[in-house]
Order: sequence, then C1' cells, then structure tokens
RNA sequence: ACCUUAUUAAGAGUGGCGGAGUGACUAGGCACUGUGAAGCCCGGCAACCUGAAUUGGUGCUAAAUCCUACAGAGUAAUCUGAAAGAUGAGGU
Repeated sequence: ACCUUAUUAAGAGUGGCGGAGUGACUAGGCACUGUGAAGCCCGGCAACCUGAAUUGGUGCUAAAUCCUACAGAGUAAUCUGAAAGAUGAGGU
C1' cells in the first nucleotide's frame, strides 16, 4: 500500500507547554478559535486485541464521521441505503 471483517447518533479537561489556525481530501454550507487553534505532555473515556490482573498494545477525548454531494422513496420537508473516510483485529 492493498484485501477481509467489526464498529462508527453513547462517553471523556475550569490542567501545563505552545502561539494561529482548525473541523480527512475537493466543492458548497455551517461551526470552533487570542475568554487561546494545531501540536506536545499530563489527566480522562470507551471498546477491539491481549492478559491471572485496566496487565500490555491500539484508539478516542466540540458539534452524528459537524452537514450535504451518489442511489431509491416523496410535491416538499424529510427518510432509507450506499460510497468515501476513521479506528480495531486478521491477512497478502
């Protein structure tokens, strides 16, 4: 990198460093942010694998994976499904 499979509306900070962006990509919306973004540390949450043991590994910690994009139903609002993405586990 690719393949298989499971999950993806629950949950988790009044902390320290940092100092301008961030929410995957493209487009359109919407939102967060000097009352401090990203990132790092610490803390926390929860599930998959593991284990005698939260023992070890990984993940996550604004908003549904922030929403829409494709297909179907519907006058419409909207609903359902898919695709794509993310994460775990296994494989090539």
This is a predicted structure of a 92-nucleotide RNA (SAM riboswitch aptamer (S box leader)) from Urinicoccus massiliensis.
RNAcentral records the identical sequence in 2 taxa.
RNAcentral holds the sequence, with entries from Rfam and Ribocentre.